[in-house]
Context: one part of a larger RNA
RNA sequence: GGAUGAACGCAGGCGGCAUGCUUAACAUGUGCACGUCAAACGGGAUGUGGUGUUUGCAGUGGUGGAUAGGUGAGUAAUGCGUAAGAACCUGCGCUUGGGAGGGAAACAAUAGCUGGAAACAGCUGCUAAUACCCCGUAGGUUGAGGAGCAAAAGAAGGAAUCCGCCUGAGGAGGGGCUCGUGUAUGAUUAGCUAGUUGGUGAGGCAAUAACUUACCAAGGCAAUGAUCAGUAGCUGGUCCAAGAGGAUGAUAAGCUACAUUGGGACUGAGACACGGCCCAGAUUCCUACGGGAGGUAGCAGUGGGGAAUUUUCCACAAUGGACGAAAGCCUGAUGGAGCAAUACUGCGUGUAGGUAGAAGGCCCACGGGUCGUGAACUUAUUUUCCCACAGAAGAAGCAAUGAUGGUAUCUGGGGAAUAAGCAUAAGCUAACUCUGUGUCAGCAGACGCGGCAAGACAGAGGAUGAAAGCGUUAUCU
Repeated sequence: GGAUGAACGCAGGCGGCAUGCUUAACAUGUGCACGUCAAACGGGAUGUGGUGUUUGCAGUGGUGGAUAGGUGAGUAAUGCGUAAGAACCUGCGCUUGGGAGGGAAACAAUAGCUGGAAACAGCUGCUAAUACCCCGUAGGUUGAGGAGCAAAAGAAGGAAUCCGCCUGAGGAGGGGCUCGUGUAUGAUUAGCUAGUUGGUGAGGCAAUAACUUACCAAGGCAAUGAUCAGUAGCUGGUCCAAGAGGAUGAUAAGCUACAUUGGGACUGAGACACGGCCCAGAUUCCUACGGGAGGUAGCAGUGGGGAAUUUUCCACAAUGGACGAAAGCCUGAUGGAGCAAUACUGCGUGUAGGUAGAAGGCCCACGGGUCGUGAACUUAUUUUCCCACAGAAGAAGCAAUGAUGGUAUCUGGGGAAUAAGCAUAAGCUAACUCUGUGUCAGCAGACGCGGCAAGACAGAGGAUGAAAGCGUUAUCU
């Protein structure tokens, strides 16, 4: 000099665009953040004089809550980057075949009863289905033959048809697994290992495999740094540098791990599951003391910590996602607004003329010099500002549909009007005099300055620098 997710001091006019707990993975009141489907199903409710239609409700059932969103505690390799591989799985979506025959038993809700403070639970009886079960069938599967084993569901519509169901094959995208190589520090860490390393049999998994287990062998790793210890999410990237290289990993993107701490499985195509379940620990809350409820590292917000980091906002209009035949509904993803000069960037605080070189300040050799065309004054203008009229694009898809927003923008009116501070001046380093002080008070990046004329302290006048910022501190280069 450059840079920053910065902070602090002084000071502060506007716009665009981005960014905003780096510290306590500390604790969290309140609200919201994942629901949806009546065209799978029975019921009771609303409504009506009655029927039908409609609307919404709890339950059975389906699908989605494994995506999106957050954080970086752990992890030095079960991770990440890169290059390969074989023994695998794959809901929805795409392409292409085949099939859906017959039968049976229940359980919710509703009704009644009971227990409990509550959370909730139990008993009796009824019932439907795309819920569940049995039989039959099978281009699948058990390496082949033989012999076995395994399936299905209907709904809407007047109909055409369409949406589903079961079972093959293929491809896409996604995921699991293995391997080569690269991946920071310490030897004041030198030996480490017993399911440890390998084989055979068995089990297990979607699949390979000590993954697990019985037996057998004694192996395996290590100065090319094993083991141990401390530190750390990794990367494309970002900053500096001519480069080599050094530092770093905020935002946006890919992968990964985690969800109060530890452990476990269930369901499912997919989880060992942030807003699911079970157990244990810590902790908070409710309680009728018998027992229960909770988890912001989602969006806001609060306390605390800290030098330090925002609103308990608007909308699903757009983009995307879940469910649905659709209308639609949900979406703190997202789109926006708010706050903060936090960064980058653009604009303004005026323009032209104007010497009696006015008053006043400062300096002076007392002649004058300087602030200084600066002001006053004259002139034209209105970026910005205030008031008023009009008023978007972003909307695709015939029409309708805009949170943003009466915003951007445009037109008219008004008046130079509403808008300049900060740091520095011995040299390095652009910029100098006077007064005060007198090794005092103080300054300082290092050298150093200050003891009576201080260009280095403090004030003043003028000067220099960058400028809505300026300076200091911290860190990297």
A computed fold for a 477-nucleotide part of an RNA from Simmondsia chinensis, annotated as small-subunit ribosomal RNA, 5' domain. Model confidence (mean pLDDT): 85 of 100.